SAM riboswitch aptamer (S box leader) from Hymenobacter sp., 109 nucleotides, folded computationally.

RNA sequence: CUGCUAUCCAGAAAGACCGAGGGACUGGGCCCUGUGACGUCUUGGCAACCUGCUUUGAGUAGGUGCCAACUCCCGUUCUGCCAAUGCGUUUGGCUGAAGAAGAUGACAG
Repeated sequence: CUGCUAUCCAGAAAGACCGAGGGACUGGGCCCUGUGACGUCUUGGCAACCUGCUUUGAGUAGGUGCCAACUCCCGUUCUGCCAAUGCGUUUGGCUGAAGAAGAUGACAG
């Protein structure tokens, strides 16, 4: 890097440095941010996957990970319902389901 698979409505602080953007996307919203975001480091914490040990439907140590908002919401398809309508259907809105894409772990190449 690629493939595959599981999960993604829960959970989780503070300090230092940096100095202007950030929240993955071509887009539309909405939010965070000089009261210092984002990022890096230190300490702390949360607990998803894997490994070891143990007094084994749990605890603990370690390896990754994570610590704003549902993957922040939508954006692709379909069912249902509602509304408008030029009465052929089309458009918009609201649940639900399934996808695409993304993130993380394990396994494999």

RNAcentral holds the sequence, with entries from Ribocentre.